[in-house]
Molecule: c-di-GMP-I riboswitch aptamer
Organism: Caldinitratiruptor microaerophilus
RNA sequence: CGUCGAACAGGGCACACCCGCCGAAAGGCGGGGCCGCAAAGCCACGGGGCUAAAGGGGUGACCGCCCCCAUGCCGGCCGGGUUGCCGAG
Numbered sequence: 001c002g003u004c005g006a007a008c009a010g011g012g013c014a015c016a017c018c019c020g021c022c023g024a025a026a027g028g029c030g031g032g033g034c035c036g037c038a039a040a041g042c043c044a045c046g047g048g049g050c051u052a053a054a055g056g057g058g059u060g061a062c063c064g065c066c067c068c069c070a071u072g073c074c075g076g077c078c079g080g081g082u083u084g085c086c087g088a089g
Base pairs, nucleotide, nucleotide: 003089004087005086012037013036017032018031019030020029021028022027035076041082042081043080045079046078047077048074049073050072055068056067057066058065059064
C1' cells in the first nucleotide's frame, strides 16, 4: 500500500416511534430516541423502489374521482465511484 473483518482501542452513525419545521406528496431538516450498521461517511452514474405537484388523458360540464408521467424523493434497497479508524491473516 492492497485485500480482508478476528480481537483491541478511540470512537462514530442513528431504524421504528414522538415533537417541531419545510414540502402537494414521497421525503427532508432539527431535537429526543436507539433497531441495527465496519463505512448505516460522501456522490443519484447504473439498476430497483416511492410519491404524482405541474402537465396529459378519461368521466356530458365544474368539482370530485380514475389513469399516465419525474424534472421530485430513497445512499439504512442493490451495484458502482470516492474518502476514512483499528490491524490477526